[in-house]
Molecule: transfer RNA
Organism: Patescibacteria group bacterium
RNA sequence: UCCCGAGUCGUCUAGUGGUAGGACGCUAGAUUCUGGCUCUAGUAACCGGGGUUCGAAUCCCUGCUCGGGAA
Numbered sequence: 001u002c003c004c005g006a007g008u009c010g011u012c013u014a015g016u017g018g019u020a021g022g023a024c025g026c027u028a029g030a031u032u033c034u035g036g037c038u039c040u041a042g043u044a045a046c047c048g049g050g051g052u053u054c055g056a057a058u059c060c061c062u063g064c065u066c067g068g069g070a071a
Stems, first nucleotide, its partner, number of pairs: 001070007010024004018054001025043006047063005
C1' cells in the first nucleotide's frame, strides 16, 4: 500500500428491512438466625457521520478501532 472479516446492555451472545432478545452480572423482594443456593421482578446496548426507504442493528457510502491475509 492492497484485500477480507468484525464492532449490539458492565461481559458474552442472538437478531438477513417492521416491538432490539437471551445468559451471566448488578439492584430490589421472597426464602434463611446470617450468608450462599433457589425463585420473582427490575436495570442496561445497536462504534461515529451521511445516504436509500413509509420504516435501517440490518442495505449503500465514508471515517475510526480491532483481527486476519498478500506484497